[in-house]
RNA sequence: GGGCUUGUAGCUCAGCUGGUUAGAGCAUCUGACUCAUAAUCAGAGGGUCCGGGGUUCGAGUCCCUGCAGGCCCA
Numbered sequence: 001g002g003g004c005u006u007g008u009a010g011c012u013c014a015g016c017u018g019g020u021u022a023g024a025g026c027a028u029c030u031g032a033c034u035c036a037u038a039a040u041c042a043g044a045g046g047g048u049c050c051g052g053g054g055u056u057c058g059a060g061u062c063c064c065u066g067c068a069g070g071c072c073c074a
Stems, first nucleotide, its partner, number of pairs: 001073007010026004019057001028044005050066005
């Protein structure tokens, strides 16, 4: 230098052929249970989906570009 790929909650990830509430597990917090802790059970908070632009009635999803990580080739 070229090609491919990934980026969504604090962490690990799902999200179909673009369709209207953005989810799960773990973690955190609160409550129940217990003499108490753990475990278990119930609940809550936490995101404009890497940045910018575009297409569309509508974008986490499609297109362009940039940034960051990974793999391959030279």
This is a predicted structure of a 74-nucleotide RNA (transfer RNA) from a Melioribacteraceae bacterium. Rfam family: tRNA. It is annotated as a transfer RNA. Rfam links the family to the GO term triplet codon-amino acid adaptor activity. Its mean pLDDT, the model's own confidence on a scale to 100, is 81.